This is a predicted structure of a 72-nucleotide RNA (transfer RNA) from an Elusimicrobiota bacterium.

RNA sequence: GCCGGUGUAGCUCAGCGGUAGAGCGGCUGCUUCGUAAGCAGUAGGUCGGAGGUUCAAAUCCUCUCGCCGGCU
Numbered sequence: 001g002c003c004g005g006u007g008u009a010g011c012u013c014a015g016c017g018g019u020a021g022a023g024c025g026g027c028u029g030c031u032u033c034g035u036a037a038g039c040a041g042u043a044g045g046u047c048g049g050a051g052g053u054u055c056a057a058a059u060c061c062u063c064u065c066g067c068c069g070g071c072u
Stems, first nucleotide, its partner, number of pairs: 001071007010024004018055001026042005048064005
């Protein structure tokens, strides 16, 4: 230099054009003498950044940044 993959909640990841979700973790409550476990509830996201297409974009296109791999 060229090619491919990847970036979404604190962490691990779903979601492939039409309301952003799960598990774990956090917080509150119930239960207990107390802790853990269990049960119920709850908060937390400008979807890496910019632009474009569309009535509508996490999703499609372009540029760009980080990380991983391959080729030369």
Notes
The source organism's lineage runs through Bacteria, Pseudomonadati and Elusimicrobiota. It matches the Rfam family "tRNA".